[in-house]
Predicted 3D model of a 71-nucleotide RNA (transfer RNA) from marine bacterium AO1-C. The RNAcentral record of the sequence draws on Rfam. It matches the Rfam family "tRNA". Rfam classes the family as a transfer RNA. The source organism's lineage runs through Bacteria, Pseudomonadati, Bacteroidota, Cytophagales and Cytophagaceae.
RNA sequence: GGUGUCGUAGAUGAGUGUUACUUCGCGUCACUUUUAAUGAUGAGAUGUGGGUUCGAUUCCCACCGGGGCCU
Numbered sequence: 001g002g003u004g005u006c007g008u009a010g011a012u013g014a015g016u017g018u019u020a021c022u023u024c025g026c027g028u029c030a031c032u033u034u035u036a037a038u039g040a041u042g043a044g045a046u047g048u049g050g051g052u053u054c055g056a057u058u059c060c061c062a063c064c065g066g067g068g069c070c071u
Stems, first nucleotide, its partner, number of pairs: 001070003005066003010024002013021001026042005047063005
């Protein structure tokens, strides 16, 4: 330099046009002599900027970042 891939709560993994789910973690409450465990409940996320579309996490472009292959 080229090519293609990935980026989603604190962590991990899904979701691939009609606004996002799982597990662990975190907060509150209940239970318990207390902690733990258990149960209930709540908060928290689509890398950035544009485009297409009634509607974008999803499709397109550029950029940023990670790792892979080729040179």